[in-house]
A computed fold for a 72-nucleotide RNA from a Flavobacteriales bacterium, annotated as transfer RNA.
RNA sequence: GGCCUCGUAGUACAAUGGAUAGUGCAUAGGUUUCCGGUACCUAAAAUCCAGGUUCGAUUCCUGGCGAGGCUA
Numbered sequence: 001g002g003c004c005u006c007g008u009a010g011u012a013c014a015a016u017g018g019a020u021a022g023u024g025c026a027u028a029g030g031u032u033u034c035c036g037g038u039a040c041c042u043a044a045a046a047u048c049c050a051g052g053u054u055c056g057a058u059u060c061c062u063g064g065c066g067a068g069g070c071u072a
Stems, first nucleotide, its partner, number of pairs: 001071007010025004018055001027043005048064005
């Protein structure tokens, strides 16, 4: 240089055109406990960037940025 894959809460991953973008762990608060832990309940927290297609985009297309792999 060429080709391919990926980019989503603090972290690890789902969702692959349409319902309020969801789950585990973590964080904060509450109940429980003499205290802590466990258990249960609640809350906050995210779609890499810019365009395009579409009634509607996390999803599809183009470009950019970043990460990884293969190849020369």
RNAcentral records the identical sequence in 2 taxa. Its Rfam family is "tRNA". Its family is annotated with triplet codon-amino acid adaptor activity in the Gene Ontology.